About this RNA
This is a predicted complex of two RNAs, RNase P RNA and transfer RNA, with 466 nucleotides together.
[in-house]
RNA sequence: CGGGUUGGCUGGGCGAUCGCGUCGGACGGGUCUGCGAAGAUGCGUCCGCCGAGGAAAGUCCGGGCUCCGCAGGGCAGGGUGGUGGGUAACGCCCACUCGGGGAAACCCGCAGGCUAGUGCCACAGAAAACAGACCGCCAGGGCUGCCUUGUGCAGCACCUGGUAAGGGUGAAACGGCGGUGUAAGAGACCACCAGCGCGCCGGGCGACCGGGGCGGCUAGGUAAACCCCACCCGGAGCAAGGCCAGACAGGGCACGAUUGAGGGCUGCUCGCCCGAGUGUCCGGGUAGGCCGCUUGAGGGCACCGGCAACGGUGCUCCUAGAUGGAUGAUCGCCACCCGGCGGCGGGCAACUGCCGCAGGUGACAGAACCCGGCUCAUAGGCCAACCCGUCCC
RNA sequence: GCCUCGGUAGCUCAGCGGAUAGAGCAGGAGCCUUCUAAUCUCUUGGUCGCAGGUUCGAUUCCUGUCCGGGGCG
Numbered sequence: 001c002g003g004g005u006u007g008g009c010u011g012g013g014c015g016a017u018c019g020c021g022u023c024g025g026a027c028g029g030g031u032c033u034g035c036g037a038a039g040a041u042g043c044g045u046c047c048g049c050c051g052a053g054g055a056a057a058g059u060c061c062g063g064g065c066u067c068c069g070c071a072g073g074g075c076a077g078g079g080u081g082g083u084g085g086g087u088a089a090c091g092c093c094c095a096c097u098c099g100g101g102g103a104a105a106c107c108c109g110c111a112g113g114c115u116a117g118u119g120c121c122a123c124a125g126a127a128a129a130c131a132g133a134c135c136g137c138c139a140g141g142g143c144u145g146c147c148u149u150g151u152g153c154a155g156c157a158c159c160u161g162g163u164a165a166g167g168g169u170g171a172a173a174c175g176g177c178g179g180u181g182u183a184a185g186a187g188a189c190c191a192c193c194a195g196c197g198c199g200c201c202g203g204g205c206g207a208c209c210g211g212g213g214c215g216g217c218u219a220g221g222u223a224a225a226c227c228c229c230a231c232c233c234g235g236a237g238c239a240a241g242g243c244c245a246g247a248c249a250g251g252g253c254a255c256g257a258u259u260g261a262g263g264g265c266u267g268c269u270c271g272c273c274c275g276a277g278u279g280u281c282c283g284g285g286u287a288g289g290c291c292g293c294u295u296g297a298g299g300g301c302a303c304c305g306g307c308a309a310c311g312g313u314g315c316u317c318c319u320a321g322a323u324g325g326a327u328g329a330u331c332g333c334c335a336c337c338c339g340g341c342g343g344c345g346g347g348c349a350a351c352u353g354c355c356g357c358a359g360g361u362g363a364c365a366g367a368a369c370c371c372g373g374c375u376c377a378u379a380g381g382c383c384a385a386c387c388c389g390u391c392c393c
Numbered sequence: 394g395c396c397u398c399g400g401u402a403g404c405u406c407a408g409c410g411g412a413u414a415g416a417g418c419a420g421g422a423g424c425c426u427u428c429u430a431a432u433c434u435c436u437u438g439g440u441c442g443c444a445g446g447u448u449c450g451a452u453u454c455c456u457g458u459c460c461g462g463g464g465c466g
Stems, first nucleotide, its partner, number of pairs: 001389010012334007020051002023048006030041004053364001057375002060373005065237004072270004077233005082096005097111001098109004112228002117226002119222003134167002136163006142156005147150001175193002178190003194218001196215003200211004241291004250282006262274004298317008336362001337360002340357007394465007403418004411449001420436004442458005
C1' cells in the first nucleotide's frame, strides 16, 4: 500500500422567527362549596423549565407489576436439549469441548437417544435391512463337437449347487488393504488400520482429551419421522386493576336455588372452592374524570474481583408522560460527505494530500405500563484489534 | 393487547419428502366461418414470498424474516 475478518462508537452543531404538549409562576375573568374567610376545579394571556430512538419498530422470547381463590394429583399440551458459568429470568450472553467450512484471522451448528419400540429409504439395481446370485468365477450333471479313445480336450440361449473377491446400479450394497487358505471364494484364519462395546492409567470442576488392555470380527441412514429420556411451564394481561361522578325502562325464552343452575383452577378427569341467580334475545342508557404513570434489575466515572459475560464498593447524574394522541415548520452560519472546475504539492507509476469557487445530498424511522434480550430497517461518518499478500529499511 | 390462517403460472386453486411441480380460466398459433364468437387441436408461461439449515433428495420438515387476511377482548 492492497485485500479481508471481528468488535465498538456516532446518527449533526449554533442562532433567529412562528407554532405544539406536560409542569411551575403571575394576571384576568368563570363554575362549584361555604354566612364569611377561604378552598376546589377548569379556561384565556404572558413568562420560565423540559420535551423521542438506536432501533421508540416486529411482538419473537424472558421478567417486573396487577388481578384471579397462592394455583393440588393424573393424563393431555407446550417449550428447552454438549459442558461450565453469568443473570431477576430467558430460547439471551460469556468461556470451553465436539462436528463442519476457510490458506488464515475467523465463521456456522435445534450439538440427548436409531444398542427402548415402530415407521420410512423414490428412481435405478439381482438385492435396500433377520439382505441378495443379473453378469462373472468355480464344482457336478446333461448335450454337442474333435481325435491322440482317455479319470481326455473344447464349447453351450441347458439343469443343480457353491461363491459377495471382480463388474454394473445407487445417496447408501452388511468394514478397508495385504497375505494364508480354497474347486472358486469368504474374518474361515493372520498382521496392520478404521470403527463398536467393556474395564484401566493420566489430565480436566465438566463436556471431553491423551495413552494402553480385553472382546467379538462389524454394527446402514433418518428422531428439523412418530416416539423415548432429562429438565422447565397456573391463567390473564395497563382495555391489568382501583376510585369518583353521571344516565336509564323494562320485557320475552331457557335452566335453577342444597336432588344446586351457573362460575373459577387455559383442555379432559379426579379433587377443591364460590354460589342465588345465570345464560340468551329484543328494547333503553352512557361514550366522562382521577389514580396506576414513570427513579428504574437506571446511566456515567474511578478502583477492586473475574480470561470473559458479569459482580462488588465509592462518587456523581437523573427533568416526555400524551389520551385522537405534543415533540413541528422556515431561514442563516458552520462541520461531515459526493461529484465538477481551478491552483499548489508528493510519487517511476498506479494513485494521492492541501487550498479555493459555485453546486448537490442527508437515511431508517417516531414513545403510550416498565425493563432485559433477539431480529429486521438504516444516508453516511469515526475508532480499535487481528489475518493474508506485495514492496522498502 | 391476545389468538389464528395463508403466500405455488397473468387470475383462482390442487399438489403423502421422490420423475421435467399440475388443473381450470386467461394469452399465442392453427382448424372451422364470408367475418367474429363458441367448439376442437397444439402451445407459451414458475426465484413454489425471501434467507439459512436437516435429508441421498425439500413446494412439503425446522428456524429466522418479509408481506397479506381473519377472529376475540
The prediction has a mean pLDDT of 76. It holds a member of the Rfam family "Bacterial RNase P class A". About the family: Ribonuclease P (RNase P) is a ubiquitous endoribonuclease, found in archaea, bacteria and eukarya as well as chloroplasts and mitochondria.